[in-house]
Context: one part of a larger RNA
């Protein structure tokens, strides 16, 4: 000199963009952070509508009862998603990461292709009844549906696996007039080939310190055979052989998430790994598996432990390293905010629902950048202050005065863009028996904004509301007076202070920066 996720002191007008627990991976009150699908199913607890009935009467309204009939929908069965997104860096010096290779694999949803989608069966929730428990939660008996579950036929590949509904519409057929069949469209399902994406595995090189750590190793190193896995493999096991690693640092100990990057530097190099992005690891501590395409699973399960809470003492409940927030620790780090309008994600045919992801707002000079705190004129060089050789000098065009301007802030008015979608109507193409329905495209109409009192523009008033901090002995830009008297004090180094201190304290003046300026800490 440059830099910082900084802190502290003094000061503080506005805006834009960014950043904001580096410490206790300490403990957590409260709310929210993962649901969705009724176009899979049986249904109807709540709400609304409609129908029917009863009662009251004000004769068309109110109350009650009832019917899943309709819109919808609590709980339940079922499907998909809770393995993403979000957080943290404890562990990990290599099962990690980075770069470059490789072969023995799996891959839900998605894309392209081929084939099939037949015929049966038995349950379990919900519900009802009885019943245990303070609760959490159960137990027994009975009824029932399905895209839930189980056989059979079919299938080259496989050596043993599948096969259905639902919505809309309609010529036609049947009808108990409720509907059913049939056709169509659409969404699925099973098998299989390939792709895409994602994931698992192997190899090489690189990736901290310590030798005051020199030897380490028994499934250890290799082979044969078997088991296991999606998959190669001592991954596991039996037998056989006696190997394998190490001074190019094995083993042990300490420290540490890695990278793109960041920072400094002319570079080489050094230091670092906040924010953003990629990978890894973890989710109170330790262990384990289940389900599933995917987990050995942050807001799933089981076991053990510590801690907290409830309890009728028999037994139970919990996990903020999600977003806010609290206590604690600390020099130190924010709101228990708004919205799903946009982008993205989950579910759904869709409308839509959910989304503390995200978009925004709030707080903080924490940083970077921009703007302002007026402009021009003004010598009687005013007054006052300070210095003085008492003549004067300086503050100083500075002020006052005069003439202007109005950025920003304030008040008032107007006002983009972020909006694409979605809905509806019409046309057209595909599909079809069909001018219906559905899907695609086009056009018209309609229509969605948290931010938001938005950005921006115009008007109004008036210099009006807006400057400080450090330093002035040398390094180092900037000097005098007074006070003090080796005292009080200063200090980054050299050093100042013991009666004329440009070095201490105050004042005047000056210098450097400026909404900041200094100090401390840290890195180059």
């Nucleotide at each position: 000199g440059a830099u910082u996720g900084a802190a502290c002191g003094c000061u503080g007008g506005c805006g834009g963009c960014a950043g904001g627990c580096c410490u206790a991976a300490c403990a957590c009150a409260u709310g929210c952070a993962a649901g969705u699908c009724g176009a899979g199913c049986g249904g109807u607890a709540a709400c609304a509508g409609a129908g029917a009935g009863u009662a009251g009467c004000u004769u068309g309204c109110u109350a009650c009862u009832u019917u899943g009939c309709u819109g919808a929908c609590g709980a339940g069965c079922g499907g998909c998603g809770g393995a993403c997104g979000g957080g943290u860096g404890a562990g990990u010096a290599a099962u990690g990461c980075u770069u470059g290779g490789g072969a023995a694999a799996c891959u839900g949803c998605c894309c392209a292709g081929u084939c099939g989608u037949g015929g049966g069966g038995g349950a379990c929730a919900a519900c009802c009844a009885u019943u245990g428990g303070a609760a959490a939660c159960g137990a027994u008996g009975g009824c029932u549906a399905a895209u839930a579950c189980c056989g059979c036929a079919u299938a080259c590949g496989c050596c043993c696996u599948a096969c259905g509904g639902g919505g809309g519409g309609g010529a036609c057929u049947c009808u108990u007039c409720g509907g059913a069949g049939c056709c169509u469209u659409u969404c699925g399902c099973g098998a299989u080939u390939g792709g895409a994406u994602g994931u698992g595995c192997c190899c090489a090189a690189g990736u901290g310190g310590g030798a005051u750590u020199a030897g380490c190793u028994a499934g250890u190193u290799g082979g044969u055979g078997a088991g296991g896995u999606a998959a190669a493999g001592g991954c596991u096991c039996a037998c056989c052989a006696a190997g394998g690693c190490a001074a190019c640092g094995a083993u042990c100990c300490c420290u540490a998430g890695c990278u793109g990057g960041u920072u400094u530097g002319a570079g080489a190099g050094g230091a670092u790994g906040a924010u953003c992005a990629g990978c890894c690891a973890c989710a109170c501590u330790g262990g384990a598996a289940c389900u599933g395409a995917g987990a050995c699973a942050c807001g799933g399960u089981c076991c053990a432990g510590a801690c907290u809470c409830c309890u009728a003492c028999g037994g139970g409940a919990g996990g903020c390293a999600g977003c806010a927030g609290u206590g604690g620790g600390g020099a130190a780090u924010a709101u228990u905010g708004c919205a799903c309008a946009a982008u993205g994600g989950g579910c759904g045919c869709a409308a839509g629902c959910c989304u503390g992801a995200u978009g925004c707002a709030g707080c903080c000079a924490u940083g970077c950048c921009g703007c302002g705190u007026g402009u021009a004129u003004g010598a009687a060089g005013a007054a006052g202050g300070c210095c003085u050789u008492c003549g004067g000098g300086u503050u100083g065009u500075a002020a006052a005065g005069u003439a202007c301007u109005u950025u920003c802030a304030g008040c008032g008015a107007g006002g983009a863009g972020g909006a694409a979608a979605g809905g509806u109507u019409a046309g057209u193409a595909g599909u079809u028996a069909a001018u219906a329905a559905c899907u695609g495209c086009u056009a018209g109409c309609u229509g969605u904004g948290a931010c938001g009192u938005u950005a921006c523009u115009c008007g109004c008033a008036g210099a009006a509301g807006a400057a400080g901090g450090a330093c002035c002995g040398g390094c180092u830009a900037a000097c005098u007076c007074c006070g003090u008297g080796c005292c009080a004090g200063c200090a980054g180094c050299c050093g100042c202070g013991g009666u004329a201190a440009u070095a201490c304290g105050g004042a005047g003046g000056g210098u450097c920066c400026g909404a900041g300026c200094g100090u401390u800490a840290a890195u180059c």
Molecule: small-subunit ribosomal RNA, 5' domain
Organism: uncultured prokaryote